Context: one part of a larger RNA
């Protein structure tokens, strides 16, 4: 310079009451006011304590500050089944022997690592200041390992099968969710009408277990031969014959239904209350219509660029074992270890030197208007952007 610029999106405050030494900003109640495919809810990265209480207000906060993502201090993150970890491998890494080089090194077999990807298994309700498919209560479910029992040819690091996959596009059958009615509960002041009526709030219920449905895919069964599958094989691959036949088997499969559930939520109502809330108690809980981008299911058709591997899995023998041992089938009985879980997550907590109008992957997707995830308004929820 100058008490100038400016105080960081023009979503907006407005009154009562509390607390205090003080209040435009802190809590608490009325009312306005914005987002509502977000400005809301749930993951992942990333942060690493910021969560939740109790004190405090030097600094930090662009103002104030009682308040705070700020000090101080105590407290919180509880898993066979959710994620890792473990099994498997993909691109790449490494990489015994090799191979090349003067040599450091460099590529690479065998093999070992390495998810973004494949592989066992839970759900509904309550509950905490703060955690929960992690604790409770209730109902389940997996897989190891021992032991009995009862049946019986088993047995891999081989070998087959399965696993296992592209893009567009149409059809159909479901649910989720919605939307009416119908039930149940309370209430009906004003001017006019209606209590056979009107308003308002409710009208939720899973995993698992039974049964096997709409569909899709597949000829089936038996007995033989067999130079293939680096050995063997009863598996698989070729193939030949008889049967059954065009629906039967046999295989996937949502969904309804029935149990789960005389249980649990449940609007409300009752009593106490330090006004935070805590006991108790509990009605109705049905149909209809719509309806998905979600499930059948990448099934189905079509097109050509021709669309992962392994491993759990099931089957076959080899070596062996063959009163055992394995194998399957039931019941008992034990056992599932470690690590993450708090809290922010489109954002004042992550990346941008700041509590920065910037960036940031995935999932959820009420109503009313609509072709529509558009747009405008609105529910749940969440906010008025710290002068």
């Nucleotide at each position: 310079g100058a008490g100038u610029a400016g105080c960081g999106a023009u979503a907006a405050a407005g009154g009562g009451g509390g607390u205090g030494a003080a209040a435009a900003g802190c809590c608490c109640c009325c009312u306005c006011g914005c987002c509502g495919a977000a400005a809301g809810c749930c993951c992942a990265a990333g942060g690493u304590u910021u969560c939740c209480u109790a004190c405090g207000c030097a600094a930090c906060g662009u103002u104030c500050a009682u308040c705070g993502g700020c000090g101080u201090a105590g407290g919180g993150u509880g898993a066979g089944u959710c994620g890792g970890c473990c099994c498997c491998u993909a691109a790449g890494g490494c990489g015994a022997g090799g191979c090349u080089g003067a040599a450091a090194a460099g590529c690479g077999u065998a093999g070992u690592c390495g998810a973004u990807g494949g592989g066992a298994a839970a759900c509904g309700g309550g509950u905490u200041a703060a955690a929960a498919u992690u604790c409770c209560c209730g109902u389940a479910c997996u897989u190891u390992u021992a032991u009995g029992c009862a049946g019986u040819g088993c047995g891999a690091u081989g070998u087959g099968g399965g696993g296992a996959c592209g893009g567009a596009g149409a059809a159909g059958g479901u649910u989720a969710g919605g939307u009416c009615a119908g039930c149940c509960a309370a209430c009906u002041g004003u001017u006019g009408g209606a209590a056979u009526a009107g308003u308002u709030g409710g009208u939720u219920c899973a995993a698992g277990c039974c049964g096997g449905u709409a569909g899709g895919c597949u000829g089936g069964u038996g007995c033989g031969g067999u130079a293939g599958g680096c050995a063997a094989a009863u598996c698989c691959g070729c193939u030949g014959c008889a049967c059954c036949u065009u629906a039967a088997g046999g295989u996937c499969g949502a969904g309804a239904g029935g149990u789960g559930a005389u249980a649990a939520c449940g609007a409300g109502g009752u009593u106490c209350u330090a006004c935070g809330g805590a006991a108790c108690u509990g009605a109705a809980g049905u149909g209809a219509c719509u309806g998905a981008u979600a499930c059948c299911a990448c099934g189905c058709u079509u097109c050509c660029a021709g669309g992962a591997a392994a491993a759990g899995c099931c089957a076959c023998u080899a070596a062996g074992c063959u009163u055992c041992a394995g194998c399957u089938g039931c019941a008992u009985a034990a056992g599932a270890a470690c690590c993450g879980u708090a809290c922010c997550g489109c954002a004042a907590a992550c990346c941008g030197a700041c509590a920065c109008a910037g960036g940031u992957g995935g999932g959820c997707a009420g109503g009313a208007u609509g072709a529509g995830a558009a747009u405008u308004c609105u529910a749940a929820g969440g906010c008025g952007c710290u002068u």